[in-house]
RNA sequence: GGGCUCGUGGUCUAAUGGCAUGACGCUUCCUUCGCAUGCAUCAAUAACGCCGAGUGGGGAAGAAACUUCGGGUUCAAAUCCCGACGAGUCCA
Numbered sequence: 001g002g003g004c005u006c007g008u009g010g011u012c013u014a015a016u017g018g019c020a021u022g023a024c025g026c027u028u029c030c031u032u033c034g035c036a037u038g039c040a041u042c043a044a045u046a047a048c049g050c051c052g053a054g055u056g057g058g059g060a061a062g063a064a065a066c067u068u069c070g071g072g073u074u075c076a077a078a079u080c081c082c083g084a085c086g087a088g089u090c091c092a
Base pairs, nucleotide, nucleotide: 001091002090003089004088005087006086007085010024011023012022018075026062027061028060029059030058031057033056034055035054038050039049068084069083070082071081072080
C1' cells in the first nucleotide's frame, strides 16, 4: 500500500429497511428461604422458638445505547451506498 470482516447501554450480545433484543452488572422494593448477630429458654452449652441490620438464594419493578463520525438514497436507515476514523485478519 491492497483485500476481507467488524464498530449497538458499564460489559457481552440480537437485529438483515418499519417500536433497538436478551444476559451479566447497577438502583429500588418484596420474600412462609439460608447464614451470621441479638433475645428467650437452660445451671451452662447446643437444638427448637422469636427478632432479623447485613449478606447470600428466589421474585418484581426501574434506570442506562438516538447504534464510531460525516454525507447520500428512501415515506422510513443500526441495516443500503460513498467517504473518514478505529479494531481484527490476510496478501505484498

Model confidence (mean pLDDT): 81 of 100. Transfer RNA from a Candidatus Woesearchaeota archaeon, 92 nucleotides, folded computationally.